Background
The RNA shown here (small-subunit ribosomal RNA) has 1445 nucleotides and comes from an uncultured bacterium. Its Rfam family is "Bacterial small subunit ribosomal RNA". Gene Ontology terms of the family: structural constituent of ribosome and ribosome. Model confidence (mean pLDDT): 85 of 100.

RNA sequence: GACGAACGCUGGCGGCGCGCCUAACACAUGCAAGUCGAGCGGGGAGAGCGAUAGUUUACUAGAGUUUUCCUAGCGGCGGACGGGUGAGUAACACGUGAAGAACCUGCCUUACAGAGGGGGACAACAGCUGGAAACGGCUGCUAAUACCGCAUAAUACCAUUUUGGGGCAUCCUGGGAUGGUCAAAGGAGCAAUCCGCUGUAAGAUGGCUUCGCGUCCGAUUAGACAGUUGGCGGGGUAACGGCCCACCAAAUCUACGAUCGGUAGCCGGACUGAGAGGUUGAACGGCCACAUUGGGACUGAGACACGGCCCAGACUCCUACGGGAGGCAGCAGUGGGGGAUAUUGCACAAUGGAGGGAACUCUGAUGCAGCGACGCCGCGUGAGGGAAGAAGGUUUUCGGAUUGUAAACCUCUGUCUUCGGUGACGAAAAUGACGGUAGCCGAGGAGGAAGCCACGGCUAACUACGUGCCAGCAGCCGCGGUAAUACGUAGGGGGCAAGCGUUAUCCGGAUUUACUGGGUGUAAAGGGAGCGUAGACGGCGAAGCAAGUCUGGUGUGAAACCCCGGGGCUCAACCUCGGGCCUGCAUUGGAAACUGUUUUGCUUGAGUGCCGGAGAGGUAAGCGGAAUUCCUAGUGUAGCGGUGAAAUGCGUAGAUAUUAGGAGGAACACCAGUGGCGAAGGCGGCUUACUGGACGGCAACUGACGUUGAGGCUCGAAAGCGUGGGGAGCAAACAGGAUUAGAUACCCUGGUAGUCCACGCCGUAAACGAUGAAUGCUAGGUGUUGGGGAGCAAAGCUCUUCGGUGCCGCCGCAAACGCAUUAAGCAUUCCACCUGGGGAGUACGUUCGCAAGAAUGAAACUCAAAGGAAUUGACGGGGACCCGCACAAGCGGUGGAGCAUGUGGUUUAAUUCGAAGCAACGCGAAGAACCUUACCAGGUCUUGACAUCCCGGUGACCGGCGCGUAACGGCGCCCUUCCUUCGGGACACUGGAGACAGGUGGUGCAUGGUUGUCGUCAGCUCGUGUCGUGAGAUGUUGGGUUAAGUCCCGCAACGAGCGCAACCCUUAUCCUUAGUAGCCAGCAGGCAAGGCUGGGCACUCUGGGGAGACUGCCAGGGAUAACCUGGAGGAAGGUGGGGAUGACGUCAAAUCAUCAUGCCCCUUAUGACUUGGGCUACACACGUACUACAAUGGCGUUCAACAAAGAGAAGCGAAAUCGCGAGAUGGAGCAAAACUCAAAAACAACGUCCCAGUUCAGAUUGCAGGCUGCAACUCGCCUGCAUGAAGUCGGAAUUGCUAGUAAUCGCAGAUCAGCAUGCUGCGGUGAAUACGUUCCCGGGCCUUGUACACACCGCCCGUCACACCAUGAGAGCCGGGGGGACCCGAAGUCGGCAGUCUAACCGCAAGGAGGACGCCGCCGAAGGUAAAACUGGUGAUUGGGGUGA
Repeated sequence: GACGAACGCUGGCGGCGCGCCUAACACAUGCAAGUCGAGCGGGGAGAGCGAUAGUUUACUAGAGUUUUCCUAGCGGCGGACGGGUGAGUAACACGUGAAGAACCUGCCUUACAGAGGGGGACAACAGCUGGAAACGGCUGCUAAUACCGCAUAAUACCAUUUUGGGGCAUCCUGGGAUGGUCAAAGGAGCAAUCCGCUGUAAGAUGGCUUCGCGUCCGAUUAGACAGUUGGCGGGGUAACGGCCCACCAAAUCUACGAUCGGUAGCCGGACUGAGAGGUUGAACGGCCACAUUGGGACUGAGACACGGCCCAGACUCCUACGGGAGGCAGCAGUGGGGGAUAUUGCACAAUGGAGGGAACUCUGAUGCAGCGACGCCGCGUGAGGGAAGAAGGUUUUCGGAUUGUAAACCUCUGUCUUCGGUGACGAAAAUGACGGUAGCCGAGGAGGAAGCCACGGCUAACUACGUGCCAGCAGCCGCGGUAAUACGUAGGGGGCAAGCGUUAUCCGGAUUUACUGGGUGUAAAGGGAGCGUAGACGGCGAAGCAAGUCUGGUGUGAAACCCCGGGGCUCAACCUCGGGCCUGCAUUGGAAACUGUUUUGCUUGAGUGCCGGAGAGGUAAGCGGAAUUCCUAGUGUAGCGGUGAAAUGCGUAGAUAUUAGGAGGAACACCAGUGGCGAAGGCGGCUUACUGGACGGCAACUGACGUUGAGGCUCGAAAGCGUGGGGAGCAAACAGGAUUAGAUACCCUGGUAGUCCACGCCGUAAACGAUGAAUGCUAGGUGUUGGGGAGCAAAGCUCUUCGGUGCCGCCGCAAACGCAUUAAGCAUUCCACCUGGGGAGUACGUUCGCAAGAAUGAAACUCAAAGGAAUUGACGGGGACCCGCACAAGCGGUGGAGCAUGUGGUUUAAUUCGAAGCAACGCGAAGAACCUUACCAGGUCUUGACAUCCCGGUGACCGGCGCGUAACGGCGCCCUUCCUUCGGGACACUGGAGACAGGUGGUGCAUGGUUGUCGUCAGCUCGUGUCGUGAGAUGUUGGGUUAAGUCCCGCAACGAGCGCAACCCUUAUCCUUAGUAGCCAGCAGGCAAGGCUGGGCACUCUGGGGAGACUGCCAGGGAUAACCUGGAGGAAGGUGGGGAUGACGUCAAAUCAUCAUGCCCCUUAUGACUUGGGCUACACACGUACUACAAUGGCGUUCAACAAAGAGAAGCGAAAUCGCGAGAUGGAGCAAAACUCAAAAACAACGUCCCAGUUCAGAUUGCAGGCUGCAACUCGCCUGCAUGAAGUCGGAAUUGCUAGUAAUCGCAGAUCAGCAUGCUGCGGUGAAUACGUUCCCGGGCCUUGUACACACCGCCCGUCACACCAUGAGAGCCGGGGGGACCCGAAGUCGGCAGUCUAACCGCAAGGAGGACGCCGCCGAAGGUAAAACUGGUGAUUGGGGUGA
């Protein structure tokens, strides 16, 4: 896009079309084929005249005659058309074009000729009679355009004969002669005449037959066929013909697909498509077939006959049970089936048909109407104005926005609808079903007339709420797990519109079966290889032919449809006229280039011949040495062997080792090489015999002999199979030993088939170059191998030419990788193969095989992918390089003890919460007795403890006092404002109402901010350019170098940014400046001997400002570079030490409990206040510290030492006094270079202890105290005395540190009322070691593989278990269609017989001819019997397959 559609929701009008796709299922009822009286005899009804009779002039009966209408029957024509359906049919059925010299044709047209005279019947009818009926029977009468002789007769037909012409074989045709045969019907009319009849010829129409070409799928259908194929002779037919029959022959069809099976009416056309095609065959038109199923003939011009006949079957109906009747796939209609398809309508007015002379009759053909949005087309559902941008709805950042000029309202109009009126065309004289229809006129009023789908992308159209992987959506991708533009609803906007969506089907997109117009190295796809049949294709020259080809003419290609241009309905749909088209087929004239074919030549393709060399080419026989094993003998002794390490195994019965001899089998080291040969598989010691092929040279011969190759045949590794040998080594199976969680493996010790030979099978491999064969053409370079030629200065070199085999590389090709004269390039020819993944190379069938199995080779079902190449990452028990306290080398620890602290777990009313490998665990917490506090129990409050707004009251607030409570809350008393225009206002408290407050409630996976980590690792990127189809690459890689992507060099890159470094702070040296609270060298004074004072600023020091270090200098190395090594000088040397500083990013890392914040939740509680408790629990587990285990020590004494950095006012707190001590009293000084904390400690000296659970260690506990604080019980710190636990250096494992570092020693600070083994700082003393980068961990760069990309904590295979689905096998069971065989055999044709009957003709007659019935025979439908094949369904059980969280 389309539709004979259906379904869902909705539905105003009209026009034109269309409407059982299913059950060719069954049918009630009505209608659908009759007509002619001008063919005939009757009958009936009627009218007129009316002889005659009865008799009363009237009336009645009525022969006869004239006439009208109707018609059962005989007869004629028509029922073979029209109408329906698509079951069957794969066929001359259909389409197209031919042929009939092999045919027929009623009615119609034309022409010629004719119709004389007779005869006998049968219906009707009458009588009798059978039957329920349907329907008959017998006897008798009768007419004809019914039937039958005779006559006449031809250009008819037959026979004989004669004479022309023609053709395509049989043959066709014209003229003549003789003989023979065959016709007829009348009717109407006063008539004219008309309608009929007969014969012949011709036409037209219609039919019949034959042929060429075309016409679906299956080879898992390969052979089929007996009247089969042909002939001779007959029969039959309108006619040819095995159409049928007898006889004879054995043919005929088939790989160009016979036969069989499945499916199907065919076509013009229709839909789609750019076309080529694909699909389809409703409606309209042509042909065919069928008419309940099957068979059959009759009649006829025509049928084997839809509304005729006979028979058989099934079914239905009637019946008196004896017997009869029927056929909607005609129009309506009914039931049924189905997702689904209409009225038992009107009319013959028109068009057409049948009959008729006509009038006319009939016509469910047809014309119309009805029903159905089923389709196409047209129209309408209003138009203009209208902003307070109304109300309402939706949303919101609360301001607004949107619905929206939309509505209301105002002004108009009247298409359609409604009402009234008028009123056609279609009809040529009359005649109109449609129809009072179409149209026209008038009236009235915006009134009666809008829905459906969709809004994540494709695809036009977005928000809110609800829901919370639920409910649901979905064409594909996919949405939904608490902020869903995807579900549901609403608002809004989008699309189409009386429709809109969905579903089914077809074409397109799909170049996705590729003719146009595809492919096969790796995506699916080259046969394992060769030989070769059919076939396909085929070199150069000449000549002929004209099949293909090209061109002109002719015939045909129906109409409709389609296209173009006109015309008619108001337009359109629709209808109509003209033209085009119908791409085809046939025929005819011509052309001769190409293909073909015939003839004749040629040599270049191909082959032969001669000469020559190369080779693991093949087959057979023989020979050889090395090695393994075994046997014998010798020597010899305790091991051997094997592995990562071992063990099994062998060995004192003498192994292994070694020497000599022997046996046997298999394989052939070195040479050996992307070397050679072969078609492929494959071929490797040497010799001989036989033998195939290729190559080079020559140019003698043949003269296209060629290429490919469906089927076919042959060869074909390994394994395997059969028979017989052989068997050394190796070695499936098997056994043992190891390894392992296991180890039916890898490793080891053994070991059988097999491996070997002969013969025979098998026929497959990643049979690979994953690349079919052949030919030609298309830049090169460089090896190698086999020949030939030329040149030269010749063990050789150079040039050149054929054949093979490799590498590199243009053009070109390719998705890329890559290929590239050995093509995957450009062309030609032939073969094979492919068409999403799985199912499956499976099942069934067939062929082959001894078997194993091979070959051929599906479907159901299932998925939305499977796959190729390349890219960036990540990863690897891949590689190369490099770095880091990463290892190593060292020093000290942890892990064991006690205690401190944090965590888990457990417990609890609560033990609040968070942090979770590194990167949670002395973490948030720089300090939980109350408070903190978030938790629990109890008691209380509800606009609230806290903020803003409003109203009322009070004058306060603050402060003081009292009562009460467990406490808070609560109650009471005292004291107590400012401004003012006197209204009030400001401020504060209190009371009240509501907006709101409040939440350490949830979500760190909605967030901001902050932080950790990789990692202070050296990386991360960009612009422009270039390369690539692209993702991307390059730069950033490479060679060096560095701590460093640091620098240098090179380079299709050139630059730049964030990082590195530097700039900043501190520390180490010096200079300068300033000297107080710091200092005191010199000068002076002075003492309690202390820079104390004057003074000074030299020094130390402090605070400013500078200098200094930059590979600057030298030597060597290196590319002369960067840089490295060493040296000088220097306080310091190669970033001097330390700090701050943390790139792009990763971990949905951490934090909603610092803070902020979206959404959700609570609102007399999840908020707030308060007392007490808890966070401090304790079987246990872990982390981090402290103290120790001691003599490098403890203790004591001594006095004597030596710091730095800090802190201090609700503070540090001196001296002095008291206390054993913690501390108390005290209060000087100090807001601090001034005073205080403050004593530094280790150290040193001396003494003691003497290796012990101690004079170590100090836990725990008792008693007594101190301090802080409302308060020290739960639950603080400290002191004294007493007590004196574990612990004697710590398993596996694990950690820190490279120099002023580790270790060790003390000091200070923050937090803080009090509480420090923690944390953050400070200084004192002060080491050891680093060979080095193999390994462990982490990281960087390059490279490689990848089926990974939530990225190895990845991905993923198979069994088992469960559920569901389809399918194979299956003892069988039940169907279906078809063919063959046999039996039976209806109707009926044909043939035979002559029993019975018999009008026309012959005969004088008897009788005959002919006919009817009957009987017999052949054939013959249905039916029956038996067997086999094919194809479905079902089946216990069973096999595999698919899907599932």